[in-house]
A computed fold for a 73-nucleotide RNA from Candidatus Zambryskibacteria bacterium RIFCSPHIGHO2_01_FULL_44_22b, annotated as transfer RNA. The organism belongs to Candidatus Zambryskiibacteriota, within Bacteria. Model confidence (mean pLDDT): 82 of 100. The sequence is in RNAcentral, with records from ENA.

Parts: sequence; C1' cells; structure tokens
RNA sequence: GCCUGGGUAACUCAGUUGGUAGAGUGCUUCCCUGAAGAGGAAGAAGUCGCCAGUUCAAAUCUGGCCCCAGGCA
Repeated sequence: GCCUGGGUAACUCAGUUGGUAGAGUGCUUCCCUGAAGAGGAAGAAGUCGCCAGUUCAAAUCUGGCCCCAGGCA
C1' cells in the first nucleotide's frame, strides 16, 4: 500500500427490507433481611467512531477520513 471483518449505554453485544435505539452485566433508589448476599420492583445512562452526500426520513445506503483485529505483498 491492498483486501476482509469490526467501532452502538461504564462493560459484553443485538438491531430484519431505511421509519422514533434495545438486551444482559454493572450503577442508583425502593422492597425483602438483625445486617449483608441472593431474589423482586422501578429508574438513570447513547452526537450509534468523525465529516459530507442521497432521502420526507440514515445506526442502517454512498464517498472520504480515524482507530482496532486478521490476511496479502
């Protein structure tokens, strides 16, 4: 340099043919307990790597760039 896969909540990851972004773990509050753990209930947390384009509408499509992993030379 080229090719492939990936970048989404603090972490691990889903997200169908473009149509208002989710789960588990963790965190906060409450219930339960003598207290804690386990269990139960509720809640907070996201410029979807960045910029631009297409579109009424983009995490999703297109182009460029950055980062990570692997491969080729």